[in-house]
Description: The RNA shown here (SAM riboswitch aptamer (S box leader)) has 105 nucleotides and comes from Oceanobacillus salinisoli.
RNA sequence: UUCUUAUCAAGAGUCGGGGGAGGAACCUGGUCCAGUGAUCCCGCAGCAACCGUUACAAUGUAACAAGGUGCUAAUUCCAGCAAGCGGAUGCUUGAAAGAUGAGUA
Numbered sequence: 001u002u003c004u005u006a007u008c009a010a011g012a013g014u015c016g017g018g019g020g021a022g023g024a025a026c027c028u029g030g031u032c033c034a035g036u037g038a039u040c041c042c043g044c045a046g047c048a049a050c051c052g053u054u055a056c057a058a059u060g061u062a063a064c065a066a067g068g069u070g071c072u073a074a075u076u077c078c079a080g081c082a083a084g085c086g087g088a089u090g091c092u093u094g095a096a097a098g099a100u101g102a103g104u105a
Base pairs, nucleotide, nucleotide: 001105003103004102005101006100007099008098013044015043016042017041018040022033023032024031027080028079029078030077045072046071047070050068051067052064053063054062055061056060076097081094082093083092084091085090
């Protein structure tokens, strides 16, 4: 990187250091964050429970949290495509795309 599969409306930093302009996955439209220093990197701290450990009524339930990951603005920030409802701004559901884990090539 390809493919398969599960989850994605919860939770967790006004921390310290670096750095210095944009950032919120791509594109578009919004809306928000950002020199009162964002996004990003490192450290510490924390959250969670995919892998893991244990037990059981066993392809699930519960507990634990050393380890491997991951995560710590806003629903994956919202929408775009399709279906249904509606006079309409819209609402609901599903898909597409994306993120993370596990497995495979």

Taxonomically the source falls in Oceanobacillus (Bacteria, Bacillota, Bacilli, Bacillaceae). It was read from a public genome assembly, where an Rfam model found it.